[in-house]
Context: one part of a larger RNA
RNA sequence: CUCUGGAGAAGGAACUCGGCAAAUUGACACCGUAACUUCGGGAGAAGGUGUGCCCUCGUUACGUGAACCGCGCACGCGGGGAGCGGAAGGGGGUUGCAGAGAAUCGGGGGUAGCGACUGUUUACCAAAAACACAGCAGCGUGCGAAGCCGUAAGGCGCUGUAUACGCUGUGACGCCUGCCCGGUGCUGGAAGAUUAAAUGAUGGGGUGCAAGCUCUUGAUUGAAGUCCCAGUAAACGGCGGCCGUAACUAUAACGGUCCUAAGGUAGCGAAAUUCCUUGUCGGGUAAGUUCCGACCUGCACGAAUGGCAUAAUGAUGGCGGCGCUGUCUCCAGCAGAGACUCA
Numbered sequence: 001c002u003c004u005g006g007a008g009a010a011g012g013a014a015c016u017c018g019g020c021a022a023a024u025u026g027a028c029a030c031c032g033u034a035a036c037u038u039c040g041g042g043a044g045a046a047g048g049u050g051u052g053c054c055c056u057c058g059u060u061a062c063g064u065g066a067a068c069c070g071c072g073c074a075c076g077c078g079g080g081g082a083g084c085g086g087a088a089g090g091g092g093g094u095u096g097c098a099g100a101g102a103a104u105c106g107g108g109g110g111u112a113g114c115g116a117c118u119g120u121u122u123a124c125c126a127a128a129a130a131c132a133c134a135g136c137a138g139c140g141u142g143c144g145a146a147g148c149c150g151u152a153a154g155g156c157g158c159u160g161u162a163u164a165c166g167c168u169g170u171g172a173c174g175c176c177u178g179c180c181c182g183g184u185g186c187u188g189g190a191a192g193a194u195u196a197a198a199u200g201a202u203g204g205g206g207u208g209c210a211a212g213c214u215c216u217u218g219a220u221u222g223a224a225g226u227c228c229c230a231g232u233a234a235a236c237g238g239c240g241g242c243c244g245u246a247a248c249u250a251u252a253a254c255g256g257u258c259c260u261a262a263g264g265u266a267g268c269g270a271a272a273u274u275c276c277u278u279g280u281c282g283g284g285u286a287a288g289u290u291c292c293g294a295c296c297u298g299c300a301c302g303a304a305u306g307g308c309a310u311a312a313u314g315a316u317g318g319c320g321g322c323g324c325u326g327u328c329u330c331c332a333g334c335a336g337a338g339a340c341u342c343a
Stems, first nucleotide, its partner, number of pairs: 001338005008331001010329002014327001019324001027051005036041001038172001052094006062085003068079004095099001107322001110319002113316001114314002119131002135170007147156003174308003178239003183236002185232005192227003198221001203216005240258005267301001268298001279295005
């Protein structure tokens, strides 16, 4: 010096990206427990007190239940209370530095983000706000179902039958889910336009005496599709600009104009989203690019690609406080195992 363990004056997070690591807490009984809440929880919330041994109440409560007695006599039932086991609790005393004397054995609280939750996952660098999930919604499917596997036979679906099955999205619960169908998609539409093979009116060429054979022309008839007309956004998606205006100023309820399929509603908002930005104000600190509460100028939130809240929950990311500590000020000892020297 490395590893493991143990104790440390004063201070107590000053360490550090970050209390990482360590320390604190710890059992049982009793007392006592807030906001909030889906009334279940939160909760072991928090915060306290007690704990050994001896005597006594004590021949305790309670448990077990012998002999014996009765009914009955198949077996059991009732009465009896010996013996044995034996608390909790009350009172008194006593003792050590220390009585859950060792070991086992929660640190706790606040705030806000995300995901409701229990679960699942990258076997071997990621456990998560990712996946799943009940619940919600849409679409398909009438049964030899749709869908899927297979060339097929056949099978799954299902020995099920729309309260079923398949697919897609969202993701408990609560309050809600606005506008746009122009584009793309899907669905519907007995008209019309276009459109392939096929059909083959007519004309022409070659050849032949001719019948004909043959090459060509291509009127007409010809499906789905496409065009066209509608519907449909919990389908893919989308959801404006400029100028002016109020008796301080500022701002603009109001007006004008251009464009659009329609111009972003509720709610939320410097956010897991804010570039400018450490925005501004407030809180917390002596001091705060983080955090919390507001504001709204949203570069570039926004409603099942869900919006906003939310009790409970989390080996989840952020912030601050209590306790506690060798994380640190600032290191210094101790024990063991290595390293090193010799054999």
Model confidence (mean pLDDT): 89 of 100. A computed fold for a 343-nucleotide part of an RNA from Selaginella bryopteris, annotated as large-subunit ribosomal RNA, domain IV. Lineage of the source: Eukaryota > Embryophyta > Lycopodiopsida > Selaginellaceae > Selaginella.